[in-house]
RNA sequence: UCCUCAGUAGCUCAGUUGGUAGAGCACCGCACUGUUAAUGCGUAGGUCACUGGAUCGUAGCCAGUCUGGGGAG
Numbered sequence: 001u002c003c004u005c006a007g008u009a010g011c012u013c014a015g016u017u018g019g020u021a022g023a024g025c026a027c028c029g030c031a032c033u034g035u036u037a038a039u040g041c042g043u044a045g046g047u048c049a050c051u052g053g054a055u056c057g058u059a060g061c062c063a064g065u066c067u068g069g070g071g072a073g
Stems, first nucleotide, its partner, number of pairs: 001072007010025004019056001028042004049065005
């Protein structure tokens, strides 16, 4: 320098054909009890990496930028 994959909650990841952003774990609260753990229930937590464009409407499309993984020279 070129090719390719990825970037979504604190962490690991879903999100189908563009139409209200989700799960598990963790945190917090409650229940359970001699206490902790375990278990059950519930709440909170999001500028979907960034900028622009197309669209009535984008996490998902298009262009550029940034970061990381893999590959080629």
This is a predicted structure of a 73-nucleotide RNA (transfer RNA) from Aliarcobacter sp. It matches the Rfam family "tRNA". It is annotated as a transfer RNA. Rfam links the family to the GO term triplet codon-amino acid adaptor activity. The sequence is in RNAcentral, with records from ENA. The prediction has a mean pLDDT of 81.